The prediction has a mean pLDDT of 80. SAM riboswitch aptamer (S box leader) from Thalassobacillus sp. CUG 92003, 109 nucleotides, folded computationally. The organism belongs to Thalassobacillus, within Bacteria. Its Rfam family is "SAM riboswitch aptamer (S box leader)". Rfam's curators write: The SAM riboswitch is found upstream of a number of genes which code for proteins involved in methionine or cysteine biosynthesis in Gram-positive bacteria. Gene Ontology term of the family: regulation of gene expression. The sequence was found by an Rfam model in a public genome assembly.
[in-house]
RNA sequence: CUCUUAUCAUGAGUAGGCUGAGGGAUUUGGCCCUUUGACGCCCGGCAACCGGUCUUUUGACACGGUGCUACUUCCAACAAACAGAGGUGUUCUGUUUGAAAGAUGAGAG
Numbered sequence: 001c002u003c004u005u006a007u008c009a010u011g012a013g014u015a016g017g018c019u020g021a022g023g024g025a026u027u028u029g030g031c032c033c034u035u036u037g038a039c040g041c042c043c044g045g046c047a048a049c050c051g052g053u054c055u056u057u058u059g060a061c062a063c064g065g066u067g068c069u070a071c072u073u074c075c076a077a078c079a080a081a082c083a084g085a086g087g088u089g090u091u092c093u094g095u096u097u098g099a100a101a102g103a104u105g106a107g108a109g
Stems, first nucleotide, its partner, number of pairs: 001109008013043001016042003022033003027077004044069003049065003052061003073101001078098008
């Protein structure tokens, strides 16, 4: 990097430390966070995906490997169904579902 598979509405610092200007994956649009200190790093915390230990099914434990720690994966983009508006051309808006894309774990190449 590619493929398969599972999950993605819970939870985690309101006053920890360092740093110092951008950040919420990418493009577009929207909406937000941010010098009352973002992003990042450390510490702290959350969480049972894999391993491990205990356990009678079941479950428990943050011990090891990851992961996560504003906003649903912040929302939309593509398709379908339904509802409403407009009106005779095929538009717009809303709701729901699915897809695509993405993130993380486990496995394979």